Predicted 3D model of RNase P RNA and transfer RNA as a complex of 442 nucleotides. Its mean pLDDT, the model's own confidence on a scale to 100, is 77. It holds a member of the Rfam family "Bacterial RNase P class A".
[in-house]
RNA sequence: UCGAGAGAGCGGGCGGCCGCUCCGGGGUGCGCCCCCGGGGAGGAAAGUCCGGGCUCCACAGGGCAGGGUGCUGGAUAACGUCCAGUCGGGGCAACCCGAAGGAAAGUGCCACAGAAAACAGACCGCCCGUCCUUUCGAGGGCGGGUAAGGGUGAAACGGUGAGGUAAGAGCUCACCAGCGGCCCGGGUGACCGGGUCGGCUCGGCAAACCCCACCCGGAGCAAGACCAAAUAGGGGAGCGUCACGAGGGCUGCCCGCCCCAGGCUCCCGGGUAGGUCGCUUGAGGUUCGGGGAGACCCGGAUCCCAGAGGAAUGGCUGCCGCCCCGCGAGGGGAACAGAACCCGGCUUACAGCUCUCUCUCCUGC
RNA sequence: GCGCCUGUAGCUCAGCUGGACAGAGCAACGGCCUUCUAAGCCGUGGGUCAGAGGUUCGAGUCCUCUCAGGCGUGCCA
Numbered sequence: 001u002c003g004a005g006a007g008a009g010c011g012g013g014c015g016g017c018c019g020c021u022c023c024g025g026g027g028u029g030c031g032c033c034c035c036c037g038g039g040g041a042g043g044a045a046a047g048u049c050c051g052g053g054c055u056c057c058a059c060a061g062g063g064c065a066g067g068g069u070g071c072u073g074g075a076u077a078a079c080g081u082c083c084a085g086u087c088g089g090g091g092c093a094a095c096c097c098g099a100a101g102g103a104a105a106g107u108g109c110c111a112c113a114g115a116a117a118a119c120a121g122a123c124c125g126c127c128c129g130u131c132c133u134u135u136c137g138a139g140g141g142c143g144g145g146u147a148a149g150g151g152u153g154a155a156a157c158g159g160u161g162a163g164g165u166a167a168g169a170g171c172u173c174a175c176c177a178g179c180g181g182c183c184c185g186g187g188u189g190a191c192c193g194g195g196u197c198g199g200c201u202c203g204g205c206a207a208a209c210c211c212c213a214c215c216c217g218g219a220g221c222a223a224g225a226c227c228a229a230a231u232a233g234g235g236g237a238g239c240g241u242c243a244c245g246a247g248g249g250c251u252g253c254c255c256g257c258c259c260c261a262g263g264c265u266c267c268c269g270g271g272u273a274g275g276u277c278g279c280u281u282g283a284g285g286u287u288c289g290g291g292g293a294g295a296c297c298c299g300g301a302u303c304c305c306a307g308a309g310g311a312a313u314g315g316c317u318g319c320c321g322c323c324c325c326g327c328g329a330g331g332g333g334a335a336c337a338g339a340a341c342c343c344g345g346c347u348u349a350c351a352g353c354u355c356u357c358u359c360u361c362c363u364g365c
Numbered sequence: 366g367c368g369c370c371u372g373u374a375g376c377u378c379a380g381c382u383g384g385a386c387a388g389a390g391c392a393a394c395g396g397c398c399u400u401c402u403a404a405g406c407c408g409u410g411g412g413u414c415a416g417a418g419g420u421u422c423g424a425g426u427c428c429u430c431u432c433a434g435g436c437g438u439g440c441c442a
Base pairs, nucleotide, nucleotide: 003359004358005357006356007355008354009353010352012320013319014318015317016316017315018314020040021039022038023037024036025035026034027033042336046347047346049345050344051343052342053341054220055219056218057217066216067215068214069213070212071085072084073083074082075081086100087098088097089096090095101211102210106209107208108205109204110203123150124149125146126145127144128143129142130141131140132139133138158176159175160174161173162172163171177201179198180197181196182195183194184193185192186191224277225276226275227274234268235267236266237265238264239263244262247259248258249257250256284303285302286301287300288299289298290297291296322333323332324331325330366438367437368436369435370434371433372432375391376390377389378388384422393409394408395407396406397405415431416430417429418428419427
């Protein structure tokens, strides 16, 4: 140099003119009109996949059900996120990836092939006994032993060698692999290193049911709070009750008296339309110092940086920078995408660039 | 905002608790029948199982993410 790996950052800059929206101040003819000043999209504002704040509802405590998470230690308001490590896998390496508890608690599944797919079993084969046949080489039947060899499969009940045997076999022995118990050393821990003993050996799947440990109350800013029309309906007070009248009280019954409904006026309360708040000062930004290996934490200084409600953040243009075409004059291009209660993450989309560190190969010193 | 569903051949749909070649009807094409066509009968071709990654010996099916389309619901008394 080429190729590769990891991390961090930018997402055109400075202006002019005309608009839009919010806030503050002023003017004022009080009309959402004018003037001045200030703020005005993102790294993902996105998907809405997790977690939290906030608000209302529910709630003594515990359990069941349901859902989620799942190596260890830490960070954090919390997390399924992040940091550091362990183990496993990939890569020559830098480095990357991992839903990574339990299959020796139980149940279930393992197609096809194959003898056999799971407390084993035996198709071919090998060996022994016995019977029959025999061309004397052997073949067949029955009973038994065996798992070394064959072949199947994704997966076949340790591997190699020796001894042993009728043939064989962890049957025995040596070494190796793996598992379990105990001990020693290191580490907070996951785990790592070593020693010794054991039976010799125990399949895979839990992103199958399940078991274990831990976590989780429900809803969502259309949460929720306040002000409050018209109409209808509810409650109360006053007036009226000439006439009509369902009902009730006083009473054994009648009369009588009182209450009451329909009328008018006024008041009260609930809720709707509508309006206001919630609404942006916050686990906040910048910078300095300190702690920590890091995520992150602590302290000081400083700044205020969108808050709409059919929903603003736009249009035109000058110069410079970047890329492409062209000898040149010049021409063209610039991604993904746009807030809606707020915040921490994850995931996805993205033209073009910048910086730092590292690795393999080649070459040079 | 919240809660769900669907995506498999040109069209409409199956595919249960993972298992070998992914199926049915209609359509298309070829043949038979008919003078010809339709109907009928026989046969043939046609699939990125929406996309990507993972678990598994094995994925249309299980898990995660993404894309596209669709549905439901919301006030007060």